[in-house]
């Protein structure tokens, strides 16, 4: 990663169905509604209506007499009517809400009641006779603000009260029979005692009383199950039981009196915390884990606490009383209230709905019924909160449109997607039609039952009113609308661009972001899900990560320090029996709903309905008897007893011994002793140390002595004696499972420490002193107190370790050793038992390793573990004299901590080896002056880079201008240089003049070609140029370094779970992973070596420009000339050197040592050549290049300046400090090279630098060119000098457009520091160091630098201990950025959490006592009173 959710939050939102919605404050509630009904129980009876009577008289008619009599109004009568209230009955104990309390017989499950009740309902039997007196309502009067109340008077009942009647009923008493699991139950007869109500009448019924039974509902009791903690271990006085009484519907200490002293608890009592329980729901393969919202069952509660009344039923949500808190009213005296019912409000909160419609259906209450009531319920409303379904269109459509994004500029992608064409019409809306849900209603009609018959009545059939939802579902027609959210680094499906630059931000874990971010933000694209999508919370899973299924404890966390024993767990062989466990069958139960299967109904699904299965459980009965258990009989092998031997530092006590140390006394003796790395403190002339003799004291027992012995462990070591535990061995006899393990408990338990009393030689914490050191509270030294020793008593811990619990059994061997036994061939013998070691097979193990002494294979029991830190700490408890021990957390914090092994790296680890690495030498640097580079400073600029080794005479092999990148100033803008296109022009260049610092500007002169396509040049415009601007940490290429070190790897095979190993290690050897031998390795590659170049010897060829031996000629002289190619030499090719030969050493190998020969001998000397890699080493300024940046400038041109500065510091050099020298004169000998814009001879001029001049040379021909040290001779004579030459002045030379800043050189003059250099440090092993000069590159000029060349030419290496660097093997590791690593503690500051803290406040609880409402019961008193009684 998955599932689930009463959810919430963010973004978004078309429709419908079915569900669902205060999880928090059981916080407080405005308003309305949620329980009434019955007039067929009773009295009374308002409004209203009708009629009558008496008024009144509109209107109309009229014969004018009158008739009619509306509106109105009076009081009276009758009737109808039935509101509101009352008496009475039933119901308000149901239905509805909530989960505060409750760890309980509360719930679940199964039983019991012979210990119980039950209104309404059903069945059955019997009964209902005759009386009585009140009271509300009402009226009058009164009190009070109100709520409400009082008095007087009247009245009824299915209200109330006596009496009669009555047994098959209750109770009491004694008796008989039957039965049962005990108490007991049932039946029968007897004695005493106890009750009733009417109403309508159509005389059927309804209702009432009593009894018996049923049904339903309840009550009580019991078995089993039901959260976590022992840092809660003891609890209990009505407590446990008995007898008796009371109370109750009923058993019972439920209550009381008396008696007894019990009851519960480690199988967890008691106290504290948390929690309603279950069917179920979620998850899981299951076992389990979590949960108890909706629906259903049970319980509890109704503002908080207490209490009873009424009643069949309550200790009563919408009843009563009292008390508390709160709210409201008030006239201040007093009153009213209880939404955890439905809506709704406030508050709390992340968060949860309408003050809707209707009783049409279902159900409930009352009623005979009509009916009334019903926020139960049926519906509607709100919320994507959940589940399910549908839609947002379908087909065709390539110029692959436009736009977007990317791009390697070609294109790709979005994408058939769109547009377009054809087509459909779900859901909403509108219009038309339009349900089911409604029936056993009342009533009416008919038939049947019933009756003698009619009627009432019962049954059946027909008829028959009633719809909140709702004009809704559904059907038909018309006609249009509707997609988002998250993600794209890995886990994990899905990538690119831009922006940002350790910022902003992301993040579930790992982690991403510091200029190229697939990880941040945006966009394109993509992936996933979809009316939703993400996030957060919770829970299960994955997690075998608490392991019953299904884990572990040698080293990762984990074996108790050891023994003994109780409870408990487990237990040898045979027989019998039992049936508790176990197994099988049957019966009952396991509610419904849910899950599962199947069938059906809504168009499907969700949802709903029917049937079945399942409900793994509990209880009862029957059966079986293998195994476990119980009982019993028996056996000997487990275990034990006894008898014979044996070894031993096993334990306790007493005694004895010698060596040594120290001290004391005495003798000898003299100046030191002692101690250390070296010293000092200390001791000693007051006689030490040393030595001899004597004495005292305490402690420990050399040799033997041994992975030897004994013991449970700790531990035990001179000798003897006494007491005592355990073990081994041999074979008999005996007991007969007596055994194993072992929570608690008890005991033992090193060292240190504590208490009391002794003892005290040596040693020796603390402490003192001396050293060491930066310091040294240490290591070293001199002293020294507790202690170490003994007795008694505590402590109870250790790396108490084999880091390995005890016991039993089984599973290859080999080889030592201790004790004993047996055998024999008597031994260096064989076998066995019990110990103790090593090696090793199978097996096990993560590996290391273990391996008959298991960490193997099994069984039994105990202890212990569950990430690191916090912490074996805090708090509490127990123990202790104390120190402290035992038991033992959490908050918080981290993403690791850890084990074993591997490869490296490292080590003030080990072994072997190498290198101018040290040592042995020679010469330097560091001191001076100068040169040069760097740092620093300065500056307009002092351009940039290089920075330990591996920067610093480095890039630069040559900065006066140029170079040049820097600065100042002046110019240009398609540009100084390059390419293309379009267009225009025919010039441009050049020359002259002029302005200017110059670039450049202005003026004049001069002025194209052509094959007609164009070329060339310029102007304009557009693409684009240009950048020594940034990033060497984006790169290529090149380079430095380790290091010319000998290493670095691969294929196949083998070994290992694997990383990896082997090969490559080992024995030799080498300069070398060079070679040989061996070997689970066999081969191979890159490196080494060789092949290449130079040099050393020789041969062949070659013969000019080289050479000159011989021959000839010539000169003052010279290969100068002829001839020649012998020699030298030139430059091509061969040869030669290979441990080839001899001797020795060695494994007969490789090789090494010595020798011969040879020009050269063991890679002859030198060079070139640089493995895999390391240092993000250096270089974007050689060059190339990604990205970024500038574009009238960060490009480009020019002049001047700067890179050359100068309190200073460092590196690299030159010259010196002198006599191995300086100076003057003379004489001699090289090699490499270079040269036509050049080298430049002879000659002449100049003191010289140099100049004039120009022979020769494109070079074995000519020139540079003189080599210098050296040698010979002279002078100098130890001094700041005849050393040294800086610096400065003057005068010059050369190069160059130009030597001021800023060149080199010459002459004269000047003549600084410096007299051999502190700490430190560099080079060099032979033609080397040292020393001497020469040439070249760069270059107009400029060299102490660099690169080459030759001349002269040493010293030393014992050796590998040490310093530095490196190679191989091995070892340790807590390092892997690899020791420049890692890492510990204190302190400072800030913050967080927890603990402690003088205390303070609050809550809960225990014991004792006081006050005490309502109420119930009892006792007593007073007063009142209709029924009954008595008296009058």
């Nucleotide at each position: 990663a998955g599932g689930a959710u009463g959810a919430a939050c963010g973004c978004u939102g078309g429709c419908g169905g079915c569900a669902u919605g205060c999880c928090u404050a059981a916080c407080a509630c405005a308003u309305g509604c949620a329980a009434g009904u019955c007039g067929a129980g009773c009295g009374a009876g308002a409004a209203g209506g009708u009629u009558c009577a008496a008024c009144a008289g509109a209107u109309u008619c009229u014969u004018c007499g009158g008739a009619u009599g509306a509106c109105g109004a009076u009081g009276g009568a009758a009737c109808c009517g039935g509101a509101a209230a009352g008496c009475g009955g039933c119901g308000g104990a149901c239905g509805g809400g909530u989960g505060a309390g409750u760890a309980a017989c509360g719930c679940g499950u199964g039983g019991g009641u012979a210990a119980c009740c039950u209104g309404c309902c059903c069945u059955a039997u019997g009964g209902a006779g005759g009386g009585g007196g009140a009271u509300a309502a009402c009226a009058c009067a009164g009190u009070g603000a109100a709520a409400a109340c009082u008095g007087u008077g009247c009245u009824a009942a299915u209200a109330c009260c006596g009496c009669a009647u009555a047994a098959g009923c209750g109770c009491a008493c004694g008796g008989u029979g039957u039965c049962g699991c005990a108490u007991g139950a049932c039946a029968c007869a007897g004695u005493g005692u106890g009750a009733a109500a009417a109403a309508c009448u159509c005389c059927g019924g309804u209702g009432c009383c009593a009894u018996a039974g049923g049904a339903u509902g309840g009550a009580c009791c019991c078995g089993c199950g039901u959260c976590a903690g022992a840092u809660u271990a003891g609890c209990u006085a009505g407590u446990u039981g008995g007898u008796g009484a009371g109370a109750u519907a009923a058993a019972a200490g439920c209550u009381c009196a008396c008696c007894a002293a019990g009851g519960c608890u480690a199988c967890g009592a008691u106290g504290g915390g948390u929690a309603g329980c279950c069917g179920g729901c979620c998850u899981g393969a299951g076992a389990g884990g979590g949960u108890g919202g909706a629906c259903g069952g049970c319980c509890a509660c109704a503002u908080u606490g207490g209490g009873a009344c009424u009643g069949a039923g309550a200790u009563a949500c919408g009843g009563c009383c009292c008390a508390g808190a709160c709210u409201c009213c008030u006239a201040c005296g007093g009153g009213a209230g209880g939404c955890a019912g439905c809506a709704g409000u406030u508050a709390a909160g992340a968060a949860u709905c309408u003050u809707g419609c209707g009783c049409a259906a279902u159900g409930g209450g009352c009623g005979a019924a009509a009916g009334c009531c019903u926020g139960a319920c049926g519906c509607a409303g709100c919320g994507a909160c959940g589940c399910c379904g549908c839609g947002u269109g379908g087909a065709c459509g390539a110029u692959g449109a436009a736009g977007g994004c990317c791009u390697u500029c070609g294109g790709g992608u979005u994408g058939u997607a769109a547009a377009g064409u054809c087509u459909g019409g779900u859901a909403a809306a509108c219009a038309g039609g339009g349900a089911a849900g409604a029936a056993u209603a009342a009533g009416c009609a008919a038939a049947g039952g019933g009756u003698a018959a009619u009627a009432u009545u019962c049954u059946u059939u027909g008829u028959g009113a009633u719809g909140a939802c709702g004009g809704u579902a559904c059907c038909u027609g018309u006609c249009u609308a509707a997609a988002g959210c998250c993600c794209c680094g890995g886990c994990u499906a899905a990538c690119u661009a831009c922006g940002u630059g350790c910022c902003a931000g992301c993040a579930g874990c790992c982690g991403c972001g510091g200029u190229a971010a697939u990880a941040c933000g945006u966009a394109u694209g993509g992936g996933g899900c979809a009316a939703g999508c993400g996030u957060u919370g919770u829970u299960c899973g994955g997690a075998a990560u608490u392991a019953u299924u299904g884990g572990g404890c040698g080293u990762a966390a984990a074996g108790g320090g050891c023994g003994u024993c109780u409870a408990g767990g487990c237990g040898g062989g045979g027989g019998a029996u039992u049936a508790a466990g176990u197994u099988g069958g049957a019966u009952g139960u396991g509610a419904a709903a849910g899950c599962c299967u199947u069938a059906g109904g809504c168009u499907c699904a969700a949802c709903c309905u029917g049937a079945g299965a399942a409900u793994u459980g509990c209880a009862u009965c029957c059966a079986a008897a293998a195994c476990u258990g119980g009982u019993u009989c028996u056996c000997u092998u487990g275990a034990g007893u006894u008898c014979g031997g044996g070894a031993g530092a096993g334990g306790a006590g007493a005694g004895c011994g010698g060596a040594a140390u120290u001290c004391c006394c005495g003798g000898u003796g003299u100046a030191g002793c002692g101690g250390u790395g070296a010293a000092a403190u200390g001791c000693g002339u007051a006689g030490a140390u040393a030595u001899c003799g004597g004495g005292a004291a305490g402690a420990a027992c050399a040799c033997c002595a041994g992975u030897g012995g004994c013991g449970a462990a700790g531990g035990c070591g001179g000798c003897u004696c006494u007491c005592u535990g355990g073990c081994c061995u041999a074979g008999g006899a005996c007991u007969g499972a007596c055994g194993c393990u072992g929570a608690a408990g008890c005991g033992c338990g090193a060292a240190a420490g504590c208490g009391u009393g002794g003892g005290g030689a040596g040693c020796g914490a603390a402490c003192g002193g001396g050293a060491u050191u930066a310091g040294a509270u240490a290591c070293c030294c001199c002293g020294g107190u507790a202690g170490u020793c003994c007795a008694c008593g505590c402590c109870g811990u250790a790396a108490a370790c084999g880091u390995u619990g005890u016991g039993u059994a089984c599973u290859a061997g080999g080889u030592g050793u201790u004790a004993g036994u047996g055998g024999u061939u008597u031994a260096a013998c064989c076998a066995c038992u019990a110990g103790u070691g090593c090696c090793g097979a199978c097996g096990c193990u993560a590996a290391c390793g273990c391996a008959u002494u298991a960490a193997g294979u099994a069984c039994a029991c105990c202890g212990c573990c569950u990430g690191g830190g916090g912490a074996g700490u805090a708090c509490g408890g127990c123990c202790g004299c104390a120190a402290g021990g035992c038991u033992u957390a959490a908050a918080c914090u981290c993403a690791a901590a850890g084990a074993a092994a591997u490869u490296g790296a490292c080590g003030g680890g080990g072994g072997c080896c190498c290198g101018c690495a040290c040592a042995a030498g020679c010469g330097g640097u560091g001191g001076a002056g100068c040169a040069u580079g760097u740092g620093g400073u300065u500056u307009a600029a002092u351009u940039c880079g290089a920075u330990g080794a591996u920067a610093c005479g480095c890039g630069a092999g040559g900065a006066a201008c140029c170079u040049u990148a820097c600065c100042u100033g002046g110019g240009c803008u398609u540009g100084a240089a390059c390419u293309g296109u379009a267009u225009c022009u025919g010039a441009c260049a050049g020359g002259u003049g002029u302005a200017g610092a110059g670039a450049u500007g202005c003026a004049c002169c001069c002025u194209c070609c052509u094959u007609c396509g164009g070329g060339c040049a310029g102007g304009u415009a557009c693409a684009g140029a240009g950048g020594u601007g940034c990033u060497g940490c984006a790169u290529g290429g090149u380079u430095g370094u380790c290091g010319u070190c000998a290493g670095c790897u691969c294929g196949u095979g083998u070994c290992g779970u694997g990383a990896g190993a082997u090969g490559u290690u080992g024995g030799g050897u080498u300069a070398a992973g060079u070679c040989c031998c061996g070997c689970a390795a066999c081969g191979a590659g890159c490196g080494c070596a060789a092949c290449c170049c130079c040099u050393a010897c020789u041969c062949c060829u070659u013969g000019u420009u080289g050479c000159c031996a011989u021959c000839a000629g010539g000169u003052a002289a010279u290969g100068c000339u002829g001839a020649g190619c012998a020699c030298u030499c030139u430059a091509g090719g061969g040869g030669a050197a290979c441990u080839g030969c001899c001797g020795g050493u060695g494994a007969c190998a490789a090789a090494c040592c010595g020798g011969a020969g040879g020009a050269a001998g063991g890679u002859g000397g030198g060079g070139a050549u640089g493995a895999c890699g390391u240092c993000a080493a250096a270089u974007c300024a050689u060059c190339a290049c990604g990205g970024c940046c500038c574009u009238u400038a960060u490009g480009u041109c020019c002049a001047g300046g700067g890179c050359u500065a100068c309190a200073c510091a460092c590196g690299u050099g030159c010259u010196a400090c002198a006599a191995u020298g300086g100076u003057c004169g003379g004489u001699a000998c090289a090699a490499u090279g270079a040269g036509u814009u050049g080298c430049g001879a002879u000659a002449c001029c100049g003191c010289g630098a140099g100049g004039u001049g120009g022979a020769g040379c494109u070079a074995a021909u000519c020139u540079c060119a003189a080599a210098a040290a050296a040698c010979c001779g002279g002078c100098c004579u130890c001094a700041g000098u005849u050393c040294a030459g800086a610096u400065u002045g003057c005068a010059g030379u050369c190069u160059g457009c130009a030597a001021c800043u800023c060149g080199a050189c010459u002459g004269c003059a000047u003549g600084a520091a410096g007299u051999u250099g502190g700490a430190a440090u560099c080079g060099c092993u032979a033609g080397u160091a040292a020393u001497c000069g020469c040439a070249g590159a760069u270059c107009a000029g400029c060299a102490c630098g660099c690169u080459g060349c030759g001349g002269c030419g040493a010293a030393u290496a014992c050796g590998u201990u040490c310093c530095c660097g490196g190679g191989c093997c091995u070892u340790g590791u807590a390092c892997a950025c690899a020791c420049c690593g890692c890492c510990c503690g204190u302190c400072a500051c800030a913050c967080c959490a927890c603990c402690c803290g003088a205390g303070u406040c609050g809550g809960c609880g225990g014991c004792a006592c006081c006050c005490g409402a309502a109420g119930u019961g009892g006792c007593u008193g007073a007063u009142c009173u209709a029924a009954c009684c008595c008296u009058u």

The RNA shown here (small-subunit ribosomal RNA) has 1432 nucleotides and comes from an uncultured organism.
Rfam family: Bacterial small subunit ribosomal RNA. Rfam links the family to the GO terms ribosome and structural constituent of ribosome.